A computed fold for a 72-nucleotide RNA from Mesorhabditis belari, annotated as transfer RNA. Rfam family: tRNA. The family's RNA type in Rfam is transfer RNA. The organism belongs to Mesorhabditis, within Eukaryota. RNAcentral holds the sequence, with entries from Rfam.
């Protein structure tokens, strides 16, 4: 350079164009002498960026950035 994967909480993934969810983990509460397991809960995304399509975009389409693969 061509083509092709990816990109969502702090971490690892989900979501049929139709309120962005789950498990880790934090945070607080129960329980314990204290702490661990457990049990409950809350908190925390403007879905990389920027057009565009559509009532309606995390999805669809066109530049961009950036990780990764193929091939030259």
């Nucleotide at each position: 350079g061509a083509c092709u994967c990816c990109u969502u909480g702090g971490c690892g993934c989900a979501a049929u164009g139709g309120u962005a969810g789950c498990g880790c983990g934090u945070u607080c509460g129960a329980c314990u002498c204290c702490a661990g397991a457990u049990c409950g809960a809350a908190a925390g995304g403007u879905u990389g960026g920027g057009g565009g399509u559509u009532c309606a975009a995390g999805u669809c389409c066109c530049g961009c950035a950036g990780c990764g693969g193929u091939c030259a």